c-di-GMP-I riboswitch aptamer from a soil metagenome, 84 nucleotides, folded computationally. The coordinates come from a structure-prediction model, not an experiment, and the mean pLDDT is 88. Of the family's consensus pairs, 100% are formed in the model.
RNA sequence: AAAAAGCAAACCCGUCGAAAGGCGGGGACGCAAAGCCAUGGGUCUACCUCCUGCACAGCAGGACACGACAGCCAGGCCGCCGAA
Numbered sequence: 001a002a003a004a005a006g007c008a009a010a011c012c013c014g015u016c017g018a019a020a021g022g023c024g025g026g027g028a029c030g031c032a033a034a035g036c037c038a039u040g041g042g043u044c045u046a047c048c049u050c051c052u053g054c055a056c057a058g059c060a061g062g063a064c065a066c067g068a069c070a071g072c073c074a075g076g077c078c079g080c081c082g083a084a
Base pairs, nucleotide, nucleotide: 006031007030011026012025013024014023015022016021029071035077036076037075039074040073041072042069043068044067049063050062051061052060053059054058
C1' cells in the first nucleotide's frame, strides 16, 4: 500500500453538577493516536470567597480556579494492523 478493527462532533433522551462540563443510551461531523496525563500556553465556567452598590435574612455588578476542556497548541507516557 491494502484490509480488518476502533473512536464518535452537533443534536436528542436519561442522570450527576451551581455552572462549565462529566457519565450512560441513541446519533455520526470528523479522527492514524479523537488512547492516557492539566506540566506550559490557551479557552470555558464562577458554588464558595473577596470588592462595590442598593434600607439589605436579600438582590445586582465586578474580580477570582481551587472547577472544566486531552476533539485548541506544545510537552510527557503507552500502543493496533501492515510494508521495508